The RNA shown here (FMN riboswitch aptamer (RFN element)) has 148 nucleotides and comes from a Chloroflexota bacterium. Rfam family: FMN riboswitch aptamer (RFN element). About the family: The RFN element is a highly conserved domain that is found frequently in the 5'-untranslated regions of prokaryotic mRNAs that encode for flavin mononucleotide (FMN) biosynthesis and transport proteins. The organism belongs to Chloroflexota, within Bacteria. The prediction has a mean pLDDT of 83. The sequence was found by an Rfam model in a public genome assembly.
């Protein structure tokens, strides 16, 4: 270096503003299927707005090489590419989202535009409130003991 055990710590962000008015509620009188008024959705409609973790990446940063140029390395990079992870289930399992168009040999990742996704349970229909949850976690960092 690897490995296996055990401990300690760390591990999720997010309606700003307008409009409607389920439903309540006051008040008036000529008492109506009647008027005026008030509260009222972070759920609706306009509009805002957020993005775990592990990989992977034609990019970006440094660094190191060269006489320059090809080159090595080290870190950073994805909601929607591959997986994980909460969540439901008795189990088997189940469980979201990406398209134009440009460079290019080649685009899932780059470079421009547009689109889309998001548990369960509670409330006027929830990714953004409220609970389960002072919970659980993929995992990251360290600490220690053993093997080697």
């Nucleotide at each position: 270096a690897g490995g296996a055990g055990c401990c300690u710590u760390c591990g999720g962000g997010g309606c700003a503003g307008g409009g409607u008015g389920c439903g309540g509620c006051c008040u008036g009188c000529a008492a109506g299927u009647c008027a005026g008024g008030c509260c009222a959705a972070u759920u609706c409609c306009c509009g805002a707005u957020c993005g775990g973790c592990g990989g992977u990446a034609a990019g970006g940063u440094c660094u190191c090489g060269u006489c320059g140029u090809g080159g090595a390395g080290a870190c950073c990079a994805a909601g929607c590419c591959c997986g994980c992870g909460a969540g439901c289930g008795c189990a088997a399992g189940c469980a979201g989202a990406u398209c134009c168009g440009g460079u290019g040999a080649a685009a899932a990742g780059c470079c421009g535009g547009g689109g889309c996704c998001g548990a369960c349970g509670g409330u006027a229909u929830a990714g953004u409130c409220c609970g389960g949850a002072a919970g659980g976690g993929a995992g990251a960092a360290g600490g220690u003991u053993c093997c080697g």